[in-house]
Context: one part of a larger RNA
This record gives sequence, C1' cells and structure tokens, in this order.
RNA sequence: GGACGAACGCUGGCGGCGCGCCUAACACAUGCAAGUCGAGCGGGCUUCGCCCGCAGGAUUGAGGGUUUAGGAUAUAGGGUUUAGGGGAAAGAAGAAGCGGGAAGCUAAAUUUAACUCCUAAAACCUAAAACCUAAAACCUAAAUCCUGCUAGCGGAGCUAGCGGCGGACGGGUGAGUAACACGUGAGCAACCUGCCUUGGAGUGGGGAAUAACGUCCGGAAACGGACGCUAAUACCGCAUAAAAUCAGUAGAGGGCAUCCUUUAAUGAUCAAAGGGUCUACGGACCCGCUUUGAGAUGGGCUCGCGCCCGAUUAGGUAGUUGGUGGGGCAGAGGCCUACCAAGCCUUCGAUCGGUAGCCGGACUGAGAGGUUGGCCGGCCACAUUGGGACUGAGACACGGCCCAGACUCCUACGGGAGGCAGCAGUGGGGAAUAUUGGGCAAUGGGGGGAACCCUGACCCAGCGACGCCGCGUGAGUGAAGACGGCCUUCGGGUUGUAAAGCUCUGUUGCGGGGGACGAUAAUGACGGUACCCCGUGAGGAAGCCACGGCUAACUACGUGCCAGCAGCCGCGGUAAUACGUAGGUGGCGAGCGUUGUCC
Repeated sequence: GGACGAACGCUGGCGGCGCGCCUAACACAUGCAAGUCGAGCGGGCUUCGCCCGCAGGAUUGAGGGUUUAGGAUAUAGGGUUUAGGGGAAAGAAGAAGCGGGAAGCUAAAUUUAACUCCUAAAACCUAAAACCUAAAACCUAAAUCCUGCUAGCGGAGCUAGCGGCGGACGGGUGAGUAACACGUGAGCAACCUGCCUUGGAGUGGGGAAUAACGUCCGGAAACGGACGCUAAUACCGCAUAAAAUCAGUAGAGGGCAUCCUUUAAUGAUCAAAGGGUCUACGGACCCGCUUUGAGAUGGGCUCGCGCCCGAUUAGGUAGUUGGUGGGGCAGAGGCCUACCAAGCCUUCGAUCGGUAGCCGGACUGAGAGGUUGGCCGGCCACAUUGGGACUGAGACACGGCCCAGACUCCUACGGGAGGCAGCAGUGGGGAAUAUUGGGCAAUGGGGGGAACCCUGACCCAGCGACGCCGCGUGAGUGAAGACGGCCUUCGGGUUGUAAAGCUCUGUUGCGGGGGACGAUAAUGACGGUACCCCGUGAGGAAGCCACGGCUAACUACGUGCCAGCAGCCGCGGUAAUACGUAGGUGGCGAGCGUUGUCC
C1' cells in the first nucleotide's frame, strides 16, 4: 500500500447493486416451511333431480244413501191448440158505382175468421210408484299438490380412510472427516436406474381379505381391543408368453486373465388393472398396467496422481495379509463366515497425536509464491447424542419408524409428547450480524387429464454507511481587502473572494400530474415504484484525523518528568511546532480514524 462476512470511536444527505451469528453443531415459546390425486376405491356429509312406500294436510271427487227442488212418462182426469167433416150466419175483405177525394158510403160474385157439434192428433195441467236432473250437508274409492320420513338411481360439491405418486428433490449447517472425502485422469469383461424418450409384444379368467363403517369395551390423555360388514389401479393363485432368466447341446466371431458377443433348436421359470370422454353400442380416442430391447439422466464401485503440522509419536496390525468352500449384495471384494497358510504396512515416515469439510475460486504479489475457502457454483458429511433397520427405483431417511442416553413439556402417576444446523422470531454466548413482512406476478419444483392446489425454493419489500459505485451539500460576480477571531516588531499580517451584497441555477429535496418494462391473449407481490413533466424556494444536507522526523501541514497560551503523548526514534523537569486548548494549515471526505487478520 492492498484486502475484509469485520468490530469500536466521532460524524452522517440520497440512490443503485451486493452482503449481513465468523462466537454456543447452545437451548428453544409461537406461526409457517410437503403435499396432491374423487378421472383408482368403498363410505360419510351437504345439495339438486327422478322414482317406490308410509304419515299428515289441502283441493278435486267417480260412486252411495238422505233431504229439497225440478223434469218426465205408463195410467186417470182436465182444459187448450191443430186438422177433417157438419151447422149457423153476425162480422171482415171485395169489382163496378156514389163521392172533391187516396176519406167515406153502398155492395154483386167470391173468399173468410170467430162460434158450435163430432172424430182424430198434439202439446199442456193435476195426482202419484219406479225414472231423470240439479242443489245441500254427510260417507267413501281414487287422483293431484304440499310437507316430513324412508328405500333405490343419478348429478354437483366437500371429505376422514384404503390406494397411487411425491415426502431420497428443493432449503440449512460444517460438528465429524487427513479419507478414494475432495480434485484430476482412467476403468467396470463386476453394477443399478422411478419419472422421461424411442421400438417389439400383451392387457384373458378367477379367488380370498382388510381399513373406513357399525355394535360393544378399555384409557385422564396419547391411543387401543373384541365382534360384524364392504371396495379397489390394494393383495393372491391360474392361463398365455419371448428378443427376458436359467440349463445343457451344436456352431460363428472377438478379446483384457477370469472370459465377452452372437446364431440355431430343446427344456424349465416368471406378467398384467383398470379409469375417463364420445358412441352409430360394433367400437374409437386419451390416461394408465405388464413384459422386453435401446437411449437419456442420475447413481454405485475400483485404480494412478495430488492433498496440513508434530519423530519431544518408531514400530503398527488378528479379519490382521492371502487362499479355498459357503453366505450376502445391484455388484467385485475379509463385506461376513468356516477352515488353511503366516502374512501385511513402515524412516520414500507406518502407527499415534494435533488441526481441518474439499474444490471452482477469493485476497495479495511484476511473477514465482504466500494466505484463504464467507456470498455464488460442484462434491462430501451431518440433522438433540449413539445405534438399528423398515418401506422404496432411490434412504439407513432434517420437518418417517424403533431402541438407548441427556434435556424439555403434559399427566388422573398408570403413562404419554418433543427435536429450528428450514423461514421469521426468543433466551443465552459474544466486540458483533436483520423482519415473528408481502406474493406465488415471474423462474423452478411436487401432485393432477385439466381446472387447480401446495411451495419461508424463489421473487420482492423492511432494517444495518457492512462493502463497492454514483450524486449532492450550490454557481458566477463581489476589496471598504468590512466586522469578529488569532498573531504582532503595534507599522501591520492572516483568516480572505472567504462572508455580506448583486445576478443566477435546480442535481437532490418538497408539492402536483402522468406512469411503465418485467406478461406473446389473461394474470404484477414489487408499486402509483422506477422514469417523465410542471411548480417551488439556496432553501433541508460536513465531518473526521493529523501538523517533531519517518510524513503533506506552525504559531500562541496553559502545564512544568506533573497531567499526558507514543507505530519506531522518542517528547514533558518554566519560553514544549511532540502534552491540553485556540487560531491557522495539511490530508481524506459521507465518511474519517483506531483495533484485529492476510499478502
């Protein structure tokens, strides 16, 4: 001089980008951090529709009898009307005529009603049995509607349980580890690989259970027991099956020792699950399931080389070193076991002890090198301490299980519950290190056909000058070189164009307006943010350290080997440029110094 995950002192206007328990892998209250699929399954709840039955209510009500009223008819009676015939002739009409006249008079022929008698018919009235109709109240089959309950079917939503996939990723930490842990370069003719990609083949037919649920029981709780029932893409046989596996046979090719690859026929062994949509009911499509080849991805194992200090650590080793048989594993192997042999490592440092996660990188340096491994990326190890396995493609599994220890909590004292080195947060330790924030909008991940759900990963915001970078705290002009301060040889010098004054500007700030990119159609936490425009007023924004030499920067006063300073040399004992203060000066500047550490 550079550097820092820094801290401390004084000071502190703004923004961008980063970084932020280095100590106790100390203990943790609280919330959240891994779920999802009802398109695998049977249930449960809510709701809607259809439908069976029951109950209640309302309405209608075939039908029944009763009463009342009416109708109608056989029969009897009565009157009326019509038709025919007879009778009688009153009346009316009526040509010509009279008349002024269409008034009127008279009136021939003719016509004709009423009246009366007989016959027939029809309707009517009265009486009354059966009959019909209507009304009233009553009884009743039935129908419709409403309400409630129940059984069945179906639709929609939610859901504990069984089942599937994921909880082995992502996130944290650095305790342990001096090791094939890591780095680098090889090897596996000794291996595995869910989901994914691409090919081949198949998906037939059965069975037995068990959660949920119901009943009962035990327990303070955590939770558990007995009996009974039920489903499946849960479980188990059977069929079918080869390019799969195994066995022997025959052949071909190759290599790296064991051997590897391949062809042919034979024998043996092993599979499966369904769901959804549409339907012309034949099936089609989609998602799955089984088996197998290849790939991709991820892992496992082996080896060469590299990888801190101590010899005041010199010998270490009994599954130890090797072999054979066996076991185990995905797989080679003392990995394990029985037997046999007596080996194996070591001054080229074994063993032991100490320290430490390793690397890409980072800092420094002209380089060689030295130091370092925080953030970001790769690998490893760990998850309260120690041990163990289960499940699974994958774990010996941070938010799974079991056992033991320590600790904490609950308890009815019989027994139970827990694990922040996830994100926040608390106590403690410490010189020291942040919010119990917002959002799934983006990127990515899990589940799902999808809609979507979950995601303290992540994206953002908050706090901290912790670091880097940028900007500002004004610009121009202004000499009576003002006042004040300090010094003074008392003349003056200096602070000093500095201030004031005058003329301006608007970075930033403040007020107002507009307002993103990130998001290809929709969807923005950030955020009314960044940014842009307008207005406003020099207004709100400078300190820290040093001034003896190294080392840029000097005087006065105070103090008097005191008080103090100090990185080294060294200052201070009466004129101290070295202590303290003031003025001045120098350096850096939103910082400046100090301390620590590395080069």